[in-house]
The part of an RNA shown here (small-subunit ribosomal RNA, 3' major domain) has 477 nucleotides and comes from an uncultured bacterium. Its Rfam family is "Bacterial small subunit ribosomal RNA". RNAcentral holds the full RNA, with entries from ENA, Greengenes and SILVA.

Context: one part of a larger RNA
RNA sequence: UGACGGGGGCCCGCACAAGCGGUGGAGCAUGUGGUUUAAUUCGACGCUACGCGAAGAACCUUACCUGGGCUCGAACGACUGGUAGUAGUCCCGAUGAAAGUUGGGGCGACCCGCAAGGGAGCCAGCCGAGGUGCUGCAUGGCUGUCGUCAGCUCGUGUCGUGAGAUGUUGGGUUAAGUCCCGCAACGAGCGCAACCCCUAUCCUAUGUUGCUACCCGCAAGGGAGGACUCUUAGGAGACUGCCGCGGAUAACGUGGAGGAAGGUGGGGAUGACGUCAAGUCAUCAUGGCCUUUAUGUCCAGGGCUACACACGUGCUACAAUGGCGUAUACAGAGGGAAGCAAGACCGUAAGGUGGAGCAAAUCCCUAAAGUACGCCCCAGUUCGGAUCGAGGGCUGCAACUCGCCCUCGUGAAGGUGGAAUCGCUAGUAAUCGCGGAUCAGCACGGCCGCGGUGAAUACGUUCCCGGGCCUUGUACA
Repeated sequence: UGACGGGGGCCCGCACAAGCGGUGGAGCAUGUGGUUUAAUUCGACGCUACGCGAAGAACCUUACCUGGGCUCGAACGACUGGUAGUAGUCCCGAUGAAAGUUGGGGCGACCCGCAAGGGAGCCAGCCGAGGUGCUGCAUGGCUGUCGUCAGCUCGUGUCGUGAGAUGUUGGGUUAAGUCCCGCAACGAGCGCAACCCCUAUCCUAUGUUGCUACCCGCAAGGGAGGACUCUUAGGAGACUGCCGCGGAUAACGUGGAGGAAGGUGGGGAUGACGUCAAGUCAUCAUGGCCUUUAUGUCCAGGGCUACACACGUGCUACAAUGGCGUAUACAGAGGGAAGCAAGACCGUAAGGUGGAGCAAAUCCCUAAAGUACGCCCCAGUUCGGAUCGAGGGCUGCAACUCGCCCUCGUGAAGGUGGAAUCGCUAGUAAUCGCGGAUCAGCACGGCCGCGGUGAAUACGUUCCCGGGCCUUGUACA
């Protein structure tokens, strides 16, 4: 100087408390451990691994296993030698699961050069190739975490033999090393904040595909209009600016006015010096090592989907604030050409036929909870839907291992969950549906977004956890 303390002081954070909803019990989905296996490819392991890499494992992917092949090789460069109906292309066989191996036939070249020949191609050899083989404790890059915590440092000066200190401590204050005051310090840098984006109010401009106060029309729509909504550009607006009180007359705090918004308005992007030899050699790059008829490469099939178990993360429930039936209302954000697909018709349905319209503010994909009426009457039920049987639909070369969906039948556990444990402070939690990426299809109940409905509680900081500043002890560095 740090680190640590079941030392002290001050202060923060959904850290506790106060609340609301969960997890832990059930069934299923998914990841992991374990076990099994020819293989169940590999990585990730407290917080910071475990719906993680994977935003798509039937083949492919694929890295694994079994078996069958190839060996200058699936792609490429240089050198040496060879090759003439050569390269290329088309057809027909044999064998085979394919990859491949092998036989026959047809057509048939290009560039330089008069030619010889050379080049290109092909074949062989050789130097390179190739490797998701090892080392993340040799590395770059990228990332997680403490933590959006308020810290981390430097120059000069001063103090100290020195390590170092001071500044950065102190009194206040703040979300903040934020600001004010003081002070042997005076300044400065990286962080904080602001500048950026979205959102909340208004103004101006813009009016098509959007809008409708007006006209026509049964409607679809047409005309007309720019008021309104909205669109996308530019601006205004919030700064403790104003007033009262408190305070050191300061910073600031507190109350008020005005205002759409008030003291950082809400949200996002943004992550200091560093820590964990944290993670990644399997995104990529890369040193070293290893391999070279195999640890490379091609193919078929299998596996990554196994199942006595154990754990994590979720979904659906256990019902009446509910379930079912009929009728009916209201979004936002996205996506659409090998695409989205309307009306119509067929089918109980999944879906099919067909195809208007749309490269889309124009057309299409589009709500559910809600509301109204009716049934159920507390029951393992008109709750719950696992599991299984049968029939069908879709994608795809192909759904046995191993896809999704529909219909009929079946109708399991489950009556609110032990110890323990998680999230959340407002348009939040809870609850309801919708969209998208990946994608032929799909496991999605995951992830990333979007809107609808919309709470309760916070006395307080003793305690648990994490963190900041000062101080103290130390046999630790």